[in-house]
């Protein structure tokens, strides 16, 4: 240069194929303890890379970037 993947919570990662987007870690705060772990239990935390079409509605469908990772040359 050409082709393909991936981008979702602070971190590792799910799901859903148009109709309010989860989990484990991690963290707040209470319970337990003399106190710490552990445990329980309750909660915050999201522009679903950007931008733009399409649509009554886009995280999802086009197009067009970006940052990475694979492979051809």
């Nucleotide at each position: 240069g050409a082709g393909g993947g991936u981008a979702u919570a602070g971190c590792u990662c799910a799901a859903g194929c148009g109709g309010c987007a989860g989990a484990g870690c991690g963290u707040a705060c209470g319970c337990u303890u003399a106190g710490c772990a552990u445990g329980c239990a309750u909660g915050a935390g999201g522009u679903c890379c950007u931008g733009g079409g399409u649509u009554c509605a886009a995280u999802c469908c086009c197009c067009a970037g970006u940052a990475c990772c694979c492979c051809c040359a």
Predicted 3D model of a 73-nucleotide RNA (transfer RNA) from Camelus ferus.
The coordinates come from a structure-prediction model, not an experiment, and the mean pLDDT is 82.
Its Rfam family is "tRNA". By type it is a transfer RNA. Its family is annotated with triplet codon-amino acid adaptor activity in the Gene Ontology.
The RNAcentral record of the sequence draws on Rfam.
Lineage of the source: Eukaryota > Chordata > Tetrapoda > Mammalia > Camelus.